[in-house]
Context: one part of a larger RNA
RNA sequence: CUGGGCUUAAAGCGUGUGUAGGCGGAAAAGUAAGCGUUUUGUGAAAGCCCCCGGCUUAACCGGGGAAUUGCGUGACGAACUGCUUUUCUUGAGGCAAGUAGGGGUGCAUGGAACUCUUGGUGGAGCGGUGGAAUGCGUAGAUAUCAAGAGGAACGCCAGCGGUGAAAACGGUGCACUGGGCUUGUCCUGACGCUGAGACACGAAAGCGUGGGUAGCGAACGGGAUUAGAUACCCCGGUAGUCCACGCCGUAAACGAUGCCUACUGGGUUGUGAAAGUUCUGACACUGGCACAGCCGAAGCAAAAGUGAUAAGUAGGCCGCCUGGGGAGUACGGUCGCAAGGCUAAAACUC
Numbered sequence: 001c002u003g004g005g006c007u008u009a010a011a012g013c014g015u016g017u018g019u020a021g022g023c024g025g026a027a028a029a030g031u032a033a034g035c036g037u038u039u040u041g042u043g044a045a046a047g048c049c050c051c052c053g054g055c056u057u058a059a060c061c062g063g064g065g066a067a068u069u070g071c072g073u074g075a076c077g078a079a080c081u082g083c084u085u086u087u088c089u090u091g092a093g094g095c096a097a098g099u100a101g102g103g104g105u106g107c108a109u110g111g112a113a114c115u116c117u118u119g120g121u122g123g124a125g126c127g128g129u130g131g132a133a134u135g136c137g138u139a140g141a142u143a144u145c146a147a148g149a150g151g152a153a154c155g156c157c158a159g160c161g162g163u164g165a166a167a168a169c170g171g172u173g174c175a176c177u178g179g180g181c182u183u184g185u186c187c188u189g190a191c192g193c194u195g196a197g198a199c200a201c202g203a204a205a206g207c208g209u210g211g212g213u214a215g216c217g218a219a220c221g222g223g224a225u226u227a228g229a230u231a232c233c234c235c236g237g238u239a240g241u242c243c244a245c246g247c248c249g250u251a252a253a254c255g256a257u258g259c260c261u262a263c264u265g266g267g268u269u270g271u272g273a274a275a276g277u278u279c280u281g282a283c284a285c286u287g288g289c290a291c292a293g294c295c296g297a298a299g300c301a302a303a304a305g306u307g308a309u310a311a312g313u314a315g316g317c318c319g320c321c322u323g324g325g326g327a328g329u330a331c332g333g334u335c336g337c338a339a340g341g342c343u344a345a346a347a348c349u350c
Base pairs, nucleotide, nucleotide: 004321005320006319007304008303012318014201015200016199017198021194022193023192025088026087027086028085029084030083031082033081034080035077036076037075038074040072041071042070049065050064051063052062053061054060091191092188093187094186095184096183097182098181099180103177104176105175106174107173108172109171110154114150115149116148117147118146119145120144121143125136126135162169163168206247207246208245209244210243211242215241216240220236221235222234223233258317259316260315261314262313263312266295267294268293269292270291271290272289275286276285277284299306300305323350324349325348332343333342334341335340
């Protein structure tokens, strides 16, 4: 290289936007780069292969042919690919009218709970556990009532439900704003798909500066348990968790399943909007669309399973894999304030 693969055996980048590149709908005309037929030149000889011949055979040698699948030249062909021109509407986009939604950002605001503070009542315990103790409490705790302060999170609704590219998103109101879906006798006319690099977003933890700190709570201290107990249990408690701005760029970032398109029996449920049937209406029914689930035919699969949300049948493009350990390590490069990230071996060993 050919070939084989990537749900669970090694293997889908965490996710998107998009450059180069690769691939690309229908019809017509032209062209002839790719493509095909043919002509001619060249493709040294020797060797290999086939035929014939010469040494008594063979090796060896001589002659002829074939081959040399390549490169160039001229002519012809025009189905397919390319290129040029013209046209089309189904792909794609736009426009209009509707519509659902925890999509995003900012500002404002609400109640429950909790802790703290002040005051009232009250008077000996509270708390905690398997049982205890540390701890809190006559300087009046726990309990209870009233007032006030503060920070964080939003019960029920809530769903096998919705939105978002993923990460993620849930009290309420307002402002700004992205995307989707449905319908249409409208418009553009292939404007498309994928996407190496690149760029953007990216849970938690962590880092920098400044704020904030109710609860929880790494570290740490104490009490227990135990042979010990650097733990599990208990009492405290700092960073952190929260906010603003800036870094980090990783997760079992999972559907362990890349994106797009087409095709291939059914049944059933939910969410959203619309159409038709009905004189009208709640509603019901019918056929279809988008999304989200379940069960299953064929097929596929090592099986588990999957099965129009494919892991089926095909096509396009990208990423990745090639025995286990060494190792996602060393070295080098690069990014980062650091922690570390990305890229990524070998010796040796089984």
Molecule: small-subunit ribosomal RNA, central domain
Organism: metagenome